RNAcentral holds the full RNA, with entries from ENA, Rfam and SILVA.
The part of an RNA shown here (large-subunit ribosomal RNA, domain I) has 522 nucleotides and comes from Candidatus Palibaumannia cicadellinicola.
The gene name in the source record is rrlB.
Its mean pLDDT, the model's own confidence on a scale to 100, is 85.
Lineage of the source: Bacteria > Pseudomonadati > Pseudomonadota > Gammaproteobacteria > Candidatus Palibaumannia.
Its Rfam family is "Bacterial large subunit ribosomal RNA". Gene Ontology terms of the family: structural constituent of ribosome and ribosome.
Context: one part of a larger RNA
RNA sequence: CGUAUACGGUGGAUGCCUAGACAGUCAGAGGCGAUGAAGGACGUGCUAAUCUGCGAAAAGCGUCGGUAAGCUGAUAGGAAGCAUUAUCAACCGACGAUUUCCGAAUAGGAAAACCUGAUGCAGCAAUAAGCAAUUAUAAUGCAUCAUUAUUAAGUAAAUUCAUAGCUUAAUAAAGCAAACCAGGAGAACUGAAACAUCUAAGUAUCCUGAGGAAAAAAAAUCAACUGAGAUUCCCUUAGUAGUGGCGAGCGAACGGGGAACAGCCUAGAGUUAUCAGCAGUAUAAAUAUCAGAAAAAUGGUCUGGAAAGUCCAGCAAUAUAAGGUGAUAGCCCUGUAUUUAAAGUUAUUUAUUCUGUGAACUCAAAAAGUAGGACGAGACACGUGGUAUCUUGUCUGAAGAUGGGGGGCCCAUCCUCCAAGGCUAAAUACUACUGACUGAUCGAUAGUGAACUAGUACCGUAAGGGAAAGGUGAAAAGAACCCCGGUAAGGGGAGUGAAAUAGAACCUGAAACCGUAUACGU
Numbered sequence: 001c002g003u004a005u006a007c008g009g010u011g012g013a014u015g016c017c018u019a020g021a022c023a024g025u026c027a028g029a030g031g032c033g034a035u036g037a038a039g040g041a042c043g044u045g046c047u048a049a050u051c052u053g054c055g056a057a058a059a060g061c062g063u064c065g066g067u068a069a070g071c072u073g074a075u076a077g078g079a080a081g082c083a084u085u086a087u088c089a090a091c092c093g094a095c096g097a098u099u100u101c102c103g104a105a106u107a108g109g110a111a112a113a114c115c116u117g118a119u120g121c122a123g124c125a126a127u128a129a130g131c132a133a134u135u136a137u138a139a140u141g142c143a144u145c146a147u148u149a150u151u152a153a154g155u156a157a158a159u160u161c162a163u164a165g166c167u168u169a170a171u172a173a174a175g176c177a178a179a180c181c182a183g184g185a186g187a188a189c190u191g192a193a194a195c196a197u198c199u200a201a202g203u204a205u206c207c208u209g210a211g212g213a214a215a216a217a218a219a220a221u222c223a224a225c226u227g228a229g230a231u232u233c234c235c236u237u238a239g240u241a242g243u244g245g246c247g248a249g250c251g252a253a254c255g256g257g258g259a260a261c262a263g264c265c266u267a268g269a270g271u272u273a274u275c276a277g278c279a280g281u282a283u284a285a286a287u288a289u290c291a292g293a294a295a296a297a298u299g300g301u302c303u304g305g306a307a308a309g310u311c312c313a314g315c316a317a318u319a320u321a322a323g324g325u326g327a328u329a330g331c332c333c334u335g336u337a338u339u340u341a342a343a344g345u346u347a348u349u350u351a352u353u354c355u356g357u358g359a360a361c362u363c364a365a366a367a368a369g370u371a372g373g374a375c376g377a378g379a380c381a382c383g384u385g386g387u388a389u390c391u392u393g394u395c396u397g398a399a400g401a402u403g404g405g406g407g408g409c410c411c412a413u414c415c416u417c418c419a420a421g422g423c424u425a426a427a428u429a430c431u432a433c434u435g436a437c438u439g440a441u442c443g444a445u446a447g448u449g450a451a452c453u454a455g456u457a458c459c460g461u462a463a464g465g466g467a468a469a470g471g472u473g474a475a476a477a478g479a480a481c482c483c484c485g486g487u488a489a490g491g492g493g494a495g496u497g498a499a500a501u502a503g504a505a506c507c508u509g510a511a512a513c514c515g516u517a518u519a520c521g522u
Base pairs, nucleotide, nucleotide: 001521002520003519004518005517006516007515008514009513015507016471017470020442021441022439023438024437025436026435027434028433029431030430031176032175039102040101041100042055043054044053046078049075050074051073061096062095063094064093065092066091070082071081072080107116108115109114117145118144119143120142121141122140126137127136128135129134147173148172149171150170151169152168153167154166155165180211181209182208183207184206185205191198195245221228222227232259233258234257235256236255242250243249263423264422265421266367268363269362270361271360272359277357278356279355280354282352283351284350285349286348287347288346290344292340293339294338298313299312300311302309314331315330316320322334323333324332372396373395374394375393376392377391378390379389382408403418404417405416406415407414458465459464478506481493482492483491484490
């Protein structure tokens, strides 16, 4: 040095576990904000730090209800206290109070969490005056003071009336938020095996605006000589008809079957009525919502550190969902089926009251720089094509129900509808958020980036990038005391424990790698 065996060290794979994730289902909610949001800074405890909560009334205050023998949030003990059968412990719910500073931030400014004002009021612990009451000054406290729009009032120029302007009051707006929605603007990579029409795609992205949904919507629609009867969504028709450097590709409709269904108003005269409907206010009831309450039934033997396991014998079940308890528990605990519930809040529905708006019938009326045209574009599955239809930038430009639009060039016949005003629930889309539940989803290099002080540490001027890191034990019973050592680190005894090769670098503890002992080889 090598080989083999045994025993160790190192290391943290594997197994088991789950506190966290992932994907959904069913419900709820679908907004918050000048009554100052979202998000923060700084404070706040018997407290040095971090998290959580809260805001100078600061891990909290009040009222109403529930519940209660324990409690003063976590790491996290300790100290000092509160409470113990209750209309003053703590905890849970509802409604209130407080809520520093920044932030739309809004008195002015600013390098966010700071600086500096004006006006009014309060007030006397400071200074001055006064015999005193009190007054003044500075500090202090509270309140108000941004802009824009609309409405109303006042005032008022050049300039006579007036208007502009200015002032005041009331009301509103602003900012944030995951997706869904509508509108405006709008790429390129890519594909076409190159590339230019085309495609990607009206996608990404940017902007504006709204709602719990939005948008659309009651035929100047389709159909085809029979008829249908607003919109939206799904299945189909159908990868069909078409379109297309007829390339790559793009791609309907009619019709059929479902989901859900709802229709109306305005531009006026008369008649009858104040009834219907709609919106709001108040009251009452019901349901739901946000704390809760009651809730069945088991004992022994054996093994063991421990019984829920074994064996024996029972019981409950509208409850054998689930979790916990020293191993695997229907009957030990929390729960569960089932039954039930307060003060008050919010929502929905119904009924009634009040306020506002308005109803029914008859007759009449019924949308013009519009429809259409020309040129140029865009949208339609449809790239200008034989191209209808829709929108409109420029130029034009009708008719008036004896009328007008459409039926895919165009013409006739026939059929059908009535544009140029408006409103409208449901079926549909989505999930930042709340509750319940589910999984041939993951189980710590997985699953969210994040099971832990995680968008943290750290990196970058910045936009931005972005980790690693879980497990003692049933219970800390977390090793008193002694010894070696530097009043170390680390170790040896002792003790605890079922186990300490479970000792905090702590479950299991693979391999690489490093040793010790023994045997053999060289």